[in-house]
Context: one part of a larger RNA
């Protein structure tokens, strides 16, 4: 000098950060991930029109199914790992949904099934039977290379519609290829202590053939050799997520790794698979396990290391707050939902940083305080008192930007086979919050303290105590003249902050 700091007195006002460092202890309650009616079926609730009053048709379009895409991204945590991590610099034997380029291509057909009816079981959770329905769900023929595979003869392998008067033209579907993008794998070098931890290893180390994978490999598996690592520390124990970059420091380097970003890893606790372009998957399945919780005692249900709030432990660390306005993220053709991601607001002197707490005059140097060598001397122009000003603040009242995009209307130009695209101009529409900035009103009023004062170190007098109380970072004071203890007065420092206490340099 510094700190995600804490703790003791004190505290005006803004702006920008930051704020659960400990129990990866348990969790009440709300949200936090859904979207698409231009895939399908079927359609409530409402208006309309008809009517034999029984319904009927037209527009609407909830809520729930099946589909399709997302839910593997955001967001959190640092428990574990000393290496399959990280950084960095290469590398072959590999996928890659959306997206952006090319080249081709969508013929024809059939079963189901979930919503729903009916009828049931169960306390609930949930669930059975039976009848019937629909697609871009589902299956099979056809076609088949620039693909696949091959013993080079061959042999295999797709597809969906949709909207509309009108579609090879818009939105999609399929097949190849190329990139982009992400991820998977494999080298080398670097990476904390501890020798009071010296040896370790039987898939171990390699080789033939297999299994397996998106792909290489003892990753498995037979068989076969008997290797491999090690004082340049192997093996084992103890710490630790890496880095980027923070603190210090002239630098060397010596500590750390909040918050921002890359990356790894984990989601009650182990251990598994499924789907899927991608997971062995926080707010998805399935076994055990512990813990909660509900039950009608048969059975069931949970997983805040997400946003907020709660207990506890602890020296300690906030609001059950507003919006999607902007950014960005999923769906959708759009409109437009959703988004505790974000973007505000709140609470904390936690940090920096700015500003304020008045400013000019004003000696009989007023009163009072304290000190005197009793003459005085300080406090101290300080104050009273005169004369200004209004920064903050307080109270009104007006307001720039954060919004431009997109969306509708209208006109136009240009590609066009089109319902499509590309672009101009005008109108119109969108602020959770924010408050620059100016004006009014008033009046010095609302707004300083805290620590030191023997020396190291800037600033000393009285008094009271009497090795007592007590003080203290060192050295050290205190036992009757204490400038070190305790009060007052003065005085230094640094200031909305001052000390103290941890710890790093």
């Nucleotide at each position: 000098a510094a700190u995600g700091a804490a703790c003791g007195u004190u505290g005006g006002c803004g702006g920008c950060g930051u704020g659960g460092a400990u129990u990866a202890g348990g969790c009440a309650u709300g949200c936090g991930a859904g979207u698409c009616g231009c895939g399908c079926g079927a359609g409530a609730a409402u208006c309309u029109g008809c009517u034999u009053c029984g319904g009927c048709a037209g527009a609407g379009g909830a809520a729930a199914g099946c589909g399709g895409c997302g839910a593997a991204a955001g967001g959190g945590a640092g428990a574990g790992g000393a290496c399959a991590a990280c950084a960095u610099a290469g590398g072959a034997a590999u996928c890659u949904g959306c997206c952006c380029g090319g080249g081709g291509g969508a013929c024809g057909a059939g079963g189901a099934u979930a919503g729903c009816g009916u009828c049931g079981g169960g306390a609930a959770a949930c669930u059975g039977a039976c009848g019937g329905u629909a697609a871009u769900a589902c299956u099979c023929g056809a076609u088949a290379a620039u693909g696949u595979u091959u013993g080079c003869g061959g042999a295999c392998c797709a597809a969906a519609g949709g909207u509309g008067u009108g579609a090879u033209u818009c939105c999609g579907c399929c097949c190849c290829u190329g990139g982009a993008u992400g991820a998977g794998c494999c080298u080398a070098u670097g990476c904390c202590c501890c020798a009071u931890u010296a040896g370790c290893u039987a898939g171990u180390u390699g080789g033939c053939g297999g299994u397996g994978u998106a792909a290489u490999g003892g990753a498995c598996c037979c068989c076969c050799a008997a290797g491999g690592c090690u004082g340049u520390g192997a093996u084992g124990g103890g710490u630790a997520g890496c880095u980027g970059g923070u603190g210090u420091g002239a630098g060397a380097g010596c500590a750390c790794g909040a918050c921002c970003a890359g990356c790894c890893u984990c989601a009650c606790u182990g251990g598994c698979a499924c789907u899927g372009a991608g997971a062995c998957a926080c707010u998805g399945g399935c076994c055990a396990g512990a813990c909660a919780c509900c039950u009608a005692c048969g059975g069931g249900u949970g997983g805040c290391u997400g946003c907020a709030g709660u207990c506890g432990a602890g020296a300690a660390u906030c609001u059950u707050c507003g919006g999607c306005a902007a950014u960005g993220g999923a769906c959708g053709a759009a409109a437009g939902u959703c988004u505790g991601a974000c973007c505000g607001a709140g609470c904390g002197a936690c940090g920096c940083c700015g500003c304020g707490u008045g400013c000019g005059g004003g000696a009989u140097g007023a009163a009072g305080g304290c000190c005197u060598u009793c003459g005085g001397g300080u406090u101290g122009u300080a104050a009273a008192c005169c004369g200004c000003u209004g920064u903050c603040g307080u109270a009104g009242a007006g307001g720039a930007u954060c919004a431009a995009a997109g969306g509708u209307a209208u006109a136009g130009g240009g590609g066009u086979a089109c319902u499509c695209c590309c672009u101009u101009a005008u109108a119109u529409u969108u602020g959770a919050g924010u408050g620059a900035u100016u004006c009014u009103a008033g009046g010095a009023g609302g707004a300083a303290g805290g620590a030191g004062a023997g020396g190291c170190u800037a600033a000393g007098c009285u008094c009271g105590u009497g090795c007592c109380a007590g003080c203290a970072g060192c050295c050290g004071c205190g036992g009757u003249a204490a400038g070190a203890c305790g009060a007052g007065c003065u005085c230094u420092c640094c200031a909305a902050a001052c000390g103290u206490u941890a710890u790093u340099c």